[in-house]
RNA sequence: CCACGAUAAAGGCAAACCACGAGUGAUUGUGGGACGCAAAGUAGCAGGGUCUUUUUUGGCCGUUUAAACAGAAGGAUCUGUUAUGGUGGUUUUUACGGAAAGAUAGCCUUACUGCCGAA
Numbered sequence: 001c002c003a004c005g006a007u008a009a010a011g012g013c014a015a016a017c018c019a020c021g022a023g024u025g026a027u028u029g030u031g032g033g034a035c036g037c038a039a040a041g042u043a044g045c046a047g048g049g050u051c052u053u054u055u056u057u058g059g060c061c062g063u064u065u066a067a068a069c070a071g072a073a074g075g076a077u078c079u080g081u082u083a084u085g086g087u088g089g090u091u092u093u094u095a096c097g098g099a100a101a102g103a104u105a106g107c108c109u110u111a112c113u114g115c116c117g118a119a
Base pairs, nucleotide, nucleotide: 004117005116012037013036017032018031019030020029021028022027035106041112042111043110046109047108048107049104050103051102052101053100054099055098056097058091059090060089061088062087063086064085067082068081069080070079071078072077
């Protein structure tokens, strides 16, 4: 110096909860308080996961547009069916999925820094 982490030494941080605030929210600040933590130090503009907010996405019916197919008629029209687009109504989930913006470092990976020195 690197790796490593001891019922070592000196210390450090601070979960849940409570009080007072900030935020639409996830969450977060300060104080109290300790579940725990060898990085429970920093980075959310390194990445993943999870969470929040907004928005979008489904089914059915009517109407409209145009394309294809079939039939009838014959100078170019009518009828029917169907994938699709627009629009209105209604219903259900109120979930999954998509997009954007955020939160979380005590979820994980990663990066940087750091006290001590037994095996």
Molecule: c-di-GMP-I riboswitch aptamer
Organism: Planctomycetia bacterium